[in-house]
RNA sequence: CGCGCGGGAGAGACCGAGCCACGGCUCGGCGCCGAAGGAGCAACUCCUCCCCGGAACCUCUCAGGCACCCGGACCGCGUG
Numbered sequence: 001c002g003c004g005c006g007g008g009a010g011a012g013a014c015c016g017a018g019c020c021a022c023g024g025c026u027c028g029g030c031g032c033c034g035a036a037g038g039a040g041c042a043a044c045u046c047c048u049c050c051c052c053g054g055a056a057c058c059u060c061u062c063a064g065g066c067a068c069c070c071g072g073a074c075c076g077c078g079u080g
């Protein structure tokens, strides 16, 4: 690093229109979340020091997400 299993948060199941198998879905609108990804600063790290390099769960909210499901950083166990 990859694979399998388990745990895994946050935020309107909002408003309007259309569709519908009546579970919900699509588009538009505003309101929100941040723990896929991305970007930014840079705590930290590397080094005698500086530079270079790596770099957050910090920030942004482009993407993604806001009932359930799916996803999900991260953690534990097993394994190549």
Stems, first nucleotide, its partner, number of pairs: 001080007012030001014029006031066003037062001038060003044054002
Source information:
This is a predicted structure of an 80-nucleotide RNA (Glycine riboswitch aptamer) from uncultured Actinophytocola sp. It matches the Rfam family "Glycine riboswitch aptamer". Its family is annotated with glycine biosynthetic process in the Gene Ontology. From the family's description: This family represents the bacterial glycine riboswitch. Its mean pLDDT, the model's own confidence on a scale to 100, is 77. The RNAcentral record of the sequence draws on MGnify.